[in-house]
Context: one part of a larger RNA
RNA sequence: UUGGGCGUAAAGCGCACGUAGGCGGUCCGUUGUGUCGGGUGUGAAAGCCCUCGGCUUAACCGAGGAAGUGCAUUCGAAACUGGCGGACUUGAGUACCGGAGAGGGUCGCGGAAUUCCCGGUGUAGAGGUGAAAUUCGUAGAUAUCGGGAGGAACACCAGUGGCGAAGGCGGCGACCUGGACGGAUACUGACGCUGAGGUGCGAAAGCGUGGGGAGCAAACAGGAUUAGAUACCCUGGUAGUCCACGCCGUAAACGAUGGAUGCUAGUCGUCGCGGGUAUUGACCCCUGCGGCAACGAAGUUAACGCAUUAAGCAUCCCGCCUGGGGAGUACGGCCGCAAGGCUAAAACUC
Numbered sequence: 001u002u003g004g005g006c007g008u009a010a011a012g013c014g015c016a017c018g019u020a021g022g023c024g025g026u027c028c029g030u031u032g033u034g035u036c037g038g039g040u041g042u043g044a045a046a047g048c049c050c051u052c053g054g055c056u057u058a059a060c061c062g063a064g065g066a067a068g069u070g071c072a073u074u075c076g077a078a079a080c081u082g083g084c085g086g087a088c089u090u091g092a093g094u095a096c097c098g099g100a101g102a103g104g105g106u107c108g109c110g111g112a113a114u115u116c117c118c119g120g121u122g123u124a125g126a127g128g129u130g131a132a133a134u135u136c137g138u139a140g141a142u143a144u145c146g147g148g149a150g151g152a153a154c155a156c157c158a159g160u161g162g163c164g165a166a167g168g169c170g171g172c173g174a175c176c177u178g179g180a181c182g183g184a185u186a187c188u189g190a191c192g193c194u195g196a197g198g199u200g201c202g203a204a205a206g207c208g209u210g211g212g213g214a215g216c217a218a219a220c221a222g223g224a225u226u227a228g229a230u231a232c233c234c235u236g237g238u239a240g241u242c243c244a245c246g247c248c249g250u251a252a253a254c255g256a257u258g259g260a261u262g263c264u265a266g267u268c269g270u271c272g273c274g275g276g277u278a279u280u281g282a283c284c285c286c287u288g289c290g291g292c293a294a295c296g297a298a299g300u301u302a303a304c305g306c307a308u309u310a311a312g313c314a315u316c317c318c319g320c321c322u323g324g325g326g327a328g329u330a331c332g333g334c335c336g337c338a339a340g341g342c343u344a345a346a347a348c349u350c
Base pairs, nucleotide, nucleotide: 003322004321005320006319007304008303012318014201015200016199017198021194022193023192025088026087027086028085029084030083031082034080035077036076037075038074039073040072041071042070049065050064051063052062053061054060091191092188093187094186095185096183097182098181103177104176105175106174107173108172109171110154115149116148117147118146119145120144121143125136126135162169163168206247207246208245209244210243211242215241216240220236221235222234223233258317259316260315261314262313263312266295267294269292270291271290272289273288274287275286276285299306300305323350324349325348332343333342334341335340
């Protein structure tokens, strides 16, 4: 509980789709739901307010009046809102053409590197560190050359770049597939915005079943360091990291900034598409639309800062906050195989 707020003080759901609901463009007609005006009835008494009166006054009391947000009924108004009917094109969408992109999925292919195996050359070291040691090596290591196996990740290009709703996405090719953008017309005719519940997606870690396992590496073991060293450093190393299917549903899931629409100085860079000028042509220059950055006017902000990608000026809808601790905990419920997740207090205390 009126309000005031939510980038950093408490506060934007991780993201989307969408149900109910809320809100909704321009014009005409109609209706009279809301709305507005008038009348009538009602709105007990007491009380509040006004006038008068009674106790010596006041408090208190008595009488009269007024008021009474409201409700009902009736008459009227028609701008706005709603309903109904008709029309429109600027919101929204569809069709057509075009190019950009690590957007998603499936299948296949490639080279570099690490490791391992086989063979050749070759001999005493190699490795590692601040220094060492554990470790590997005369059963031939390290180094080097040739061959092979296997898994994972894709150097340069690479960007202050691009794509995606978010999580996120990066070697190459094919196939399947989503979205956005630009251009010129035509069409539909408000079909829109938001979205409680709901549903889906959702990094990493983790879980289940089966595979795979090169490198890396929780746990673990050893060597060092140290007063100690359950660490930092070193040598090893298992889950895991990878794949398929199924769970989990969290995060500093961040722009710590919900979505939509309109309006409000500019400068500069870059990505995509278009127009003009110019040219043999790519450029350069001018300009339109869409994105991503930097800097800044007004404005705003507690300040920092934000500033046409707003944190400015407004409207609509949703979510959330209300002193610190206790506590994102207990209990209950729902979900989960579990780990746990979601919802979410109080006593007490400062």